[in-house]
């Protein structure tokens, strides 16, 4: 320069193709039982509006355009 992929709690990820009433899961992190304490196990809680900005729509994490950033393939 040309094509793709991907971005969602502190760390990994699912959901997006069928837009809709509260965005969940693992590990981690708080507190409490159980233990003499540790480890560990069960219960309970705090953390995220989904990479920016626009756009469509009564509604958007989800569709569309754009930028940004990482990888991946080609020149």
């Nucleotide at each position: 320069c040309g094509g793709g992929a991907c971005a969602u709690g502190g760390c990994c990820c699912a959901g997006g193709u069928u837009g809709g009433u509260g965005a969940g899961g693992g590990c981690g992190c708080u507190g409490g039982u159980c233990u003499g304490g540790g480890a560990g196990a069960c219960c309970a809680g705090a953390g995220g509006u989904c990479g920016g900005c626009g756009g469509u729509u009564c509604a958007a994490a989800u569709c569309c355009g754009u930028c940004u950033g990482u990888c991946c393939c080609g020149a």
The RNA shown here (transfer RNA) has 75 nucleotides and comes from a Streptosporangiaceae bacterium. Rfam family: tRNA. RNAcentral holds the sequence, with entries from ENA. The organism belongs to Streptosporangiaceae, within Bacteria.